[in-house]
RNA sequence: CGACCGGGCCACGCAGCCGCGGGCACAGGGGGAAACCCCGUGCAUGAGGAAAGUCCGGGCUCCACAGGGUAAGGAUAACGGGUAACGCCCGCCGAGGGUAACCUUAGGACAAGUGCAACAGAGAUAUACCGCCUGCUUUCGCAGGUAAGGGUGGAAAGGCGAGGUAAGAGCUCACCCACCGUCCGGAGACGGAACGGUGCUGUAAACUCUAUCCGGAGCAACGCCGUGGAGGGACAUACAGGCUGACCCGGCCGUCCCGAGGAGGCGGCUUGAGCGCAGCGGCAACACUGCGCCUAGAUAGAUGGCUGCAAAAGACAGAACCCGGCUUACAGACCCGAUCGCACC
RNA sequence: GCGGGUGUAGUUCAAUGGCAGAACACUAGCUUCCCAAGCUAGAUACGUGGGUUCGAUUCCCAUCACCCGCUCCA
Numbered sequence: 001c002g003a004c005c006g007g008g009c010c011a012c013g014c015a016g017c018c019g020c021g022g023g024c025a026c027a028g029g030g031g032g033a034a035a036c037c038c039c040g041u042g043c044a045u046g047a048g049g050a051a052a053g054u055c056c057g058g059g060c061u062c063c064a065c066a067g068g069g070u071a072a073g074g075a076u077a078a079c080g081g082g083u084a085a086c087g088c089c090c091g092c093c094g095a096g097g098g099u100a101a102c103c104u105u106a107g108g109a110c111a112a113g114u115g116c117a118a119c120a121g122a123g124a125u126a127u128a129c130c131g132c133c134u135g136c137u138u139u140c141g142c143a144g145g146u147a148a149g150g151g152u153g154g155a156a157a158g159g160c161g162a163g164g165u166a167a168g169a170g171c172u173c174a175c176c177c178a179c180c181g182u183c184c185g186g187a188g189a190c191g192g193a194a195c196g197g198u199g200c201u202g203u204a205a206a207c208u209c210u211a212u213c214c215g216g217a218g219c220a221a222c223g224c225c226g227u228g229g230a231g232g233g234a235c236a237u238a239c240a241g242g243c244u245g246a247c248c249c250g251g252c253c254g255u256c257c258c259g260a261g262g263a264g265g266c267g268g269c270u271u272g273a274g275c276g277c278a279g280c281g282g283c284a285a286c287a288c289u290g291c292g293c294c295u296a297g298a299u300a301g302a303u304g305g306c307u308g309c310a311a312a313a314g315a316c317a318g319a320a321c322c323c324g325g326c327u328u329a330c331a332g333a334c335c336c337g338a339u340c341g342c343a344c345c
Numbered sequence: 346g347c348g349g350g351u352g353u354a355g356u357u358c359a360a361u362g363g364c365a366g367a368a369c370a371c372u373a374g375c376u377u378c379c380c381a382a383g384c385u386a387g388a389u390a391c392g393u394g395g396g397u398u399c400g401a402u403u404c405c406c407a408u409c410a411c412c413c414g415c416u417c418c419a
Stems, first nucleotide, its partner, number of pairs: 001341003005337004010332001013309006020046002023043004028039004048316001052327002055325005060218004073214005079091004093107001094105004108209002113207002115203003129150002131146006158176002161173003177199006183192003222267004227419002231258005241253004274293006281286001346415007355369004363399001371387005392408005
């Protein structure tokens, strides 16, 4: 210098003008008996890394539930740790990929049982089509043995060589592979050119088995205030009274109280498993201690527009009870660490 | 906002993990003087991307699109 890998951080800044949400203040204006409300003015403040999908896990609220267990249904799946919890994160093991840095991994059990394996092929979990060998037979052929060779298939009875045999075959032996048991190492998954045994198709994102976990619903949850009408109670039954109307005529109406849910309003609502810095423990995730900080809370739903300044403004996208993750979308800018190649010193 | 469901031919629906089918519609031919009806033949699809599997419309994951329900005396 080039290529590539891993991680972090930002998501525009500054100035001026106009505009919006909620908060605080006001010896400004208006309303009101007051509490307070409306307008105005001033001050500081006001979306995200994913606010998204709603895919997991919690908080919170209501319902169910004495306590415990079983079944059904669902979820997860190597091992050790982290966490409030998780299907998340960290570390590590195995497998796969890459020259490497490093990346990917639903990764328990088919050697408990059951199911399935189309087509091709003789045969799909057992089988003799061709071939080889033996016997019978003149031959054709029949019977038996045989998985070494041919052919089919994703998969064909562990692989390969030698011995052996009528021909063959783990039938025997050497080497290798896989699994099970013992031993050794490791906290464990696991590893081992140690010893013994076995040779067993694939599939559980097929039924199933094993281990662990799970009560249901969701802020449109839920709590409080509460107008009218429905309904209930008390009183009254009149030449009265109320409303309309300047008055008469006319027209309309019983009066008062209680009132579930519900319209509407208020709460829930933002200080929280919070954020920043430092120290300390740990490989890390993370934990502990100290100091500092307060950072939207709407309810038709607020963040925008214009101008100027640097080459110049640009992606995906807008909080709606809150939090931890995952996944998906995404223009550009910056920083740190590692690997490989080339060149030079 | 919360909860649930569905994507297969132009339309409405099928299909046990093993060659994707039916009806109507469309195209061509036959039939008819012409049209309709009828008969024969043909074309047309598993929303998208990954994974499991020998093999996926089907099983799993992600994603996209659409639909339904929940506030109901005012």